This is a predicted structure of a 596-nucleotide part of an RNA (large-subunit ribosomal RNA, domain I) from Streptomyces fenghuangensis. The prediction has a mean pLDDT of 83. The full RNA is in RNAcentral, with records from ENA. Its Rfam family is "Bacterial large subunit ribosomal RNA". Gene Ontology terms of the family: ribosome and structural constituent of ribosome.
[in-house]
Context: one part of a larger RNA
RNA sequence: GGCGCACGGUGGAUGCCUUGGCACCAGGAACCGAUGAAGGACGUGGGAGGCCGCGAUAGGCCCCGGGGAGCUGUCAACCGAGCUGUGAUCCGGGGGUGUCCGAAUGGGGAAACCCGGCAGUCGUCAUGGGCUGUCACCCGCUGCUGAACACAUAGGCAGUGUGGAGGGAACGCGGGGAAGUGAAACAUCUCAGUACCCGCAGGAAGAGAAAACAACCGUGAUUCCGGGAGUAGUGGCGAGCGAAACCGGAUGAGGCCAAACCGGUCACGUGUGAGACCCGGCAGGGGUUGCGUGGUCGGGGUUGUGGGAGUUCUCUGCAGUCGUCUGCCGGCGGCUGGACGAGUCAGAAACCGCAGGGAUAGGCGAAGGGCAUGCGAAAGGCCCGGCGUAGAGGGUAAGACCCCCGUAGCCGAAAUCUGUGCGGCUCGUUUGAGGACCACCCAAGUAGCACGGGGCCCGAGAAAUCCCGUGUGAAUCCGGCGGGACCACCCGCCAAGCCUAAAUAUUCCCUGGUGACCGAUAGCGGAGAGUACCGUGAGGGAAUGGUGAAAAGUACCGCGGGAGCGGAGUGAAAUAGUACCUGAAACCGUGUGCCU
Numbered sequence: 001g002g003c004g005c006a007c008g009g010u011g012g013a014u015g016c017c018u019u020g021g022c023a024c025c026a027g028g029a030a031c032c033g034a035u036g037a038a039g040g041a042c043g044u045g046g047g048a049g050g051c052c053g054c055g056a057u058a059g060g061c062c063c064c065g066g067g068g069a070g071c072u073g074u075c076a077a078c079c080g081a082g083c084u085g086u087g088a089u090c091c092g093g094g095g096g097u098g099u100c101c102g103a104a105u106g107g108g109g110a111a112a113c114c115c116g117g118c119a120g121u122c123g124u125c126a127u128g129g130g131c132u133g134u135c136a137c138c139c140g141c142u143g144c145u146g147a148a149c150a151c152a153u154a155g156g157c158a159g160u161g162u163g164g165a166g167g168g169a170a171c172g173c174g175g176g177g178a179a180g181u182g183a184a185a186c187a188u189c190u191c192a193g194u195a196c197c198c199g200c201a202g203g204a205a206g207a208g209a210a211a212a213c214a215a216c217c218g219u220g221a222u223u224c225c226g227g228g229a230g231u232a233g234u235g236g237c238g239a240g241c242g243a244a245a246c247c248g249g250a251u252g253a254g255g256c257c258a259a260a261c262c263g264g265u266c267a268c269g270u271g272u273g274a275g276a277c278c279c280g281g282c283a284g285g286g287g288u289u290g291c292g293u294g295g296u297c298g299g300g301g302u303u304g305u306g307g308g309a310g311u312u313c314u315c316u317g318c319a320g321u322c323g324u325c326u327g328c329c330g331g332c333g334g335c336u337g338g339a340c341g342a343g344u345c346a347g348a349a350a351c352c353g354c355a356g357g358g359a360u361a362g363g364c365g366a367a368g369g370g371c372a373u374g375c376g377a378a379a380g381g382c383c384c385g386g387c388g389u390a391g392a393g394g395g396u397a398a399g400a401c402c403c404c405c406g407u408a409g410c411c412g413a414a415a416u417c418u419g420u421g422c423g424g425c426u427c428g429u430u431u432g433a434g435g436a437c438c439a440c441c442c443a444a445g446u447a448g449c450a451c452g453g454g455g456c457c458c459g460a461g462a463a464a465u466c467c468c469g470u471g472u473g474a475a476u477c478c479g480g481c482g483g484g485a486c487c488a489c490c491c492g493c494c495a496a497g498c499c500u501a502a503a504u505a506u507u508c509c510c511u512g513g514u515g516a517c518c519g520a521u522a523g524c525g526g527a528g529a530g531u532a533c534c535g536u537g538a539g540g541g542a543a544u545g546g547u548g549a550a551a552a553g554u555a556c557c558g559c560g561g562g563a564g565c566g567g568a569g570u571g572a573a574a575u576a577g578u579a580c581c582u583g584a585a586a587c588c589g590u591g592u593g594c595c596u
Stems, first nucleotide, its partner, number of pairs: 001595009015581001016546002020518002022515007029507002031167002039101003042055003046079002049075003052059001061095006070083003106115003116135007137164002139161007171202001172200005182189001186236001212219002223250005233241002254499003261299010276289001277286002279330006304477001306442003310437006318337007338430006351424005357418004362411003368384004385402002387391001393405003448472007458484001479494005533540002553580001556567004
């Protein structure tokens, strides 16, 4: 020195454990904010600091409930001083306080700072000063004021508003919009209208009540799922992309306007002195009330077996009252009552009462002993019992239905919130149906067309349908659009206005639950961390879990400067001594055997 063996050191694998994660399910919630949010800074405790809580009323204040013996959060003990059956600590509901920054909003600013105006109040002899309130901008509405320029308009000022502003994980809609890649290269194409950026909204959003499909039969808003179907198509016919009708299911809902016409009112224009007009008939009376155009308000009206308006006819149709220049009848209109219908989740919109339900604290809750074993501990073993609408789970010195917390079951709210039913309440209707005539209306810079693009399964193709840009530019039912160029026939449907629940998507968050999910190099980056640390910054971003049943965490003695060690003691165990469960390997030793 090598190879063995034994015993150690180092190291922290492995096993076991779990305070933490992951995925999913059900229910709830789906917004917060100028009444100042989200997020922070700085303070705040009797005693330094971190976390958490709270805000100069600062480990807390008030009220109402719950609860019932201890309490003054935690790391984390110790000391001090207190509180509490006149019910504390603690839990829930409501209120109060809430420094400074932050949309940040009196002005400024290098966030958490600096400096003001006005009103009130306090202080000072007075000035400086303190406190409370208030003072940004934009938009809407109202009023005042008011240029160039006479009226006017712009602008300005004031008041007013449950107005806006900022934040938020995913889901939604819209405006923009790549490339790596694939095509085994690459340009059309693909990736993909994806990622990403921006805007806006909601608890969902969007879509939605046929100018739809279909095919000579029919269906009857939209949305979502399963099929149809990787089909029909499209495609350097490459790579690829990729429908629809229809069928089966989920859900289920339909409504309101514009216009014609009538009436009120305003403005402008125009006309006339009776022959227009004032509901009809006759008489009287009025004196611009007329007519035209435009605006505005109310009525009317809403459809595709076309609908409506106007005129007229037939049938049918509550009551009272008022009005319609006067009188009579009729007609028409307003109001009230009754009747009928509906409703706050579309079409208008709040609130109250009663009943019962849910959420936010809680409460009751059955039944066991003995013996031995054990290294201390029994819940394991043996013996004899019990409860069970409870033998889910966790804890207790080891493996507990009957020891503890719970579990099944049952019960519970002063206050706030939530949803259901009924009533109040609110809103609507109170004429409707049919025939004839008439030809007034039925959404215009629209549809269509040309050119240029986009989007559809459809890459310009024979390319319809849908959308946008530039230009051009119709018709009103004897009208118009579609049925994949286009034309005819036939069929379907009424664009150029609006609203609409549910079925669907998502989960930052709250509650409960589940797992052939992980178990500390795993599982979230994180077993408390967006910390330590790195970076000027945007940003990047860790590691570290386990004594023991219980600290009983080794009094005392010895050696040592100390670290530490030897005794002694605790403990079941100390090779469980806080460098602590188990304690693998590499690596380093000590002893010993063999070989050299």